A computed fold for a 527-nucleotide part of an RNA from an uncultured bacterium, annotated as small-subunit ribosomal RNA, 5' domain. Its mean pLDDT, the model's own confidence on a scale to 100, is 81.
Context: one part of a larger RNA
RNA sequence: GAUGAACGCUGGCGGCGUGCCUAACACAUGCAAGUCGAACGGGAGUAGUAAUACUGGCCCGCUGACUAGUGGCGCACGGGUGAGUAACACAUCGCUCACCUACCCAGUCGUGGGGGAUAACUACGCGAAAGCGUAGCUAAUACCGCAUACGUCCAUGAGGGAGAAAGCGGGGGACCGCAAGGCCUCGCGCGAUUCAGGAGCGGCCGAUGUCGGAUUAGCUAGUUGGUGGGGUAAAGGCCUACCAAGGCGACGAUCCGUAGCUGGUCUGAGAGGAUGAUCAGCCACACUGGAACUGAGACACGGUCCAGACUCCUACGGGAGGCAGCAGUGGGGAAUUUUGGACAAUGGGCGCAAGCCUGAUCCAGCCAUGCCGCGUGAGUGAAGAAGGCCUUCGGGUUGUAAAGCUCUUUCGGACGGGAAGAAAUCGCUAUUCCUAAUACGAGUAGUGGAUGACGGUACCGUAAGAAGAAGCACCGGCUAACUACGUGCCAGCAGCCGCGGUAAUACGUAGGGUGCGAGCGUUAAUC
Numbered sequence: 001g002a003u004g005a006a007c008g009c010u011g012g013c014g015g016c017g018u019g020c021c022u023a024a025c026a027c028a029u030g031c032a033a034g035u036c037g038a039a040c041g042g043g044a045g046u047a048g049u050a051a052u053a054c055u056g057g058c059c060c061g062c063u064g065a066c067u068a069g070u071g072g073c074g075c076a077c078g079g080g081u082g083a084g085u086a087a088c089a090c091a092u093c094g095c096u097c098a099c100c101u102a103c104c105c106a107g108u109c110g111u112g113g114g115g116g117a118u119a120a121c122u123a124c125g126c127g128a129a130a131g132c133g134u135a136g137c138u139a140a141u142a143c144c145g146c147a148u149a150c151g152u153c154c155a156u157g158a159g160g161g162a163g164a165a166a167g168c169g170g171g172g173g174a175c176c177g178c179a180a181g182g183c184c185u186c187g188c189g190c191g192a193u194u195c196a197g198g199a200g201c202g203g204c205c206g207a208u209g210u211c212g213g214a215u216u217a218g219c220u221a222g223u224u225g226g227u228g229g230g231g232u233a234a235a236g237g238c239c240u241a242c243c244a245a246g247g248c249g250a251c252g253a254u255c256c257g258u259a260g261c262u263g264g265u266c267u268g269a270g271a272g273g274a275u276g277a278u279c280a281g282c283c284a285c286a287c288u289g290g291a292a293c294u295g296a297g298a299c300a301c302g303g304u305c306c307a308g309a310c311u312c313c314u315a316c317g318g319g320a321g322g323c324a325g326c327a328g329u330g331g332g333g334a335a336u337u338u339u340g341g342a343c344a345a346u347g348g349g350c351g352c353a354a355g356c357c358u359g360a361u362c363c364a365g366c367c368a369u370g371c372c373g374c375g376u377g378a379g380u381g382a383a384g385a386a387g388g389c390c391u392u393c394g395g396g397u398u399g400u401a402a403a404g405c406u407c408u409u410u411c412g413g414a415c416g417g418g419a420a421g422a423a424a425u426c427g428c429u430a431u432u433c434c435u436a437a438u439a440c441g442a443g444u445a446g447u448g449g450a451u452g453a454c455g456g457u458a459c460c461g462u463a464a465g466a467a468g469a470a471g472c473a474c475c476g477g478c479u480a481a482c483u484a485c486g487u488g489c490c491a492g493c494a495g496c497c498g499c500g501g502u503a504a505u506a507c508g509u510a511g512g513g514u515g516c517g518a519g520c521g522u523u524a525a526u527c
Stems, first nucleotide, its partner, number of pairs: 001527001003524001005523005012374006019366001020332001025330003029327003034073003039070002042066001047063002080285003089210006097203001099202001101200001104198002106194006112146001114144002121136006152161003167188006175182002211257003218248003223245008260282004264275004287308005310321004338364001340363003346360001347358004377407004387398004411468001414462004421454001426448008471516005476497003482511005492499002
């Protein structure tokens, strides 16, 4: 010098950061992942409107947002933690590609024709509850066949086998239709595919490097390799049957201990040493252990199943739960914050959109925990005041310090004004494209209005008034800074040397001085 610090004394303001290093201990409560009615049957509770009836009300109907339900997409991201892990975990380089890829971009082809159910709902029943059963009704972009087939498989000469799809919304001239609609068109979708399309994400592999211990010297049986088979998106003992007997190791195998790795951070002239908080990349984990399901993707933090420990409810028959998400509680500890505001911005999910959700994020709150900035006044002022301390009693020092006089008003407090962060989405107009279309839709340009949690914040102005704002450690040497009194090897100090036994510059107090300053010291750990 440096710290995610703690402790002691002290403490005015602002900006920007940081803030459980310990018990990966246990958790009350709230929130942290939903969204789509332009996929579907519907229409609970609530709101609105017109028509009919009616004195009025109730009931019924319609519409909207839309509870619950089916379905789609998301929930594998984002957020947390560092337990485990000394190894393909990470870093660098590289190849193998022996691989996969929802959403996005580009191209091509298609989107024909049918069927049976089921939840919701209704009725009945069981249960304390969680929940469940039976019967009946119904829809779809849910599910299942048929047709067609790019690709794939078998054969390779022809050929053969299995194998897709879904609709919804906006607008409309002619024609058809009693009507719904057909039909046309636009948009969003759906299925298949691409000279092994692109982009981006991921999976696998190789080489090199990555802590300590030899008071750990031998380790290994799916072990090392081959063949056949299985399995995976994919190479491979990944798995299995058989065969061979290999493979690793003093260039440290195996075992034991410790540990997430890196960019970086601290220090140092460098080499190096120490470290891995915040931020970023990768990995691992989600009460403990195990397992798979769904899915493009998980062996899945706020999903499922089994076992275990723990906690809770119970009518004792049986059930429920998982903060290493954000706050917060207990506990542990020297020690670490609010059960705050908002989706206004950025980003994410869903949606045609409007929009909804978002403890991601943006903000505010707390803490001198760190860095940086500012202030606590400026000038003048010798009777060198009073008081304190020392004194050789002459005086010296505190000390221009104070008082007094003349000014200023940062910051704080008061009053007034007051941003940027917000232009997109949206509306209107014009135009281009699409089209049968001056419609719808899309693009571009112009224009209009709305939208701010922070927050009446930053900033600016006005008036008042020196007014509200200084401490901490040290003074024997190292090491800048000295005297008096008290004490008397006592009380005590101390980083090292060492001080103290009657004149202690070393203990305690005071005066004075030195250093740093909203901080100053101490302790801990590191260079």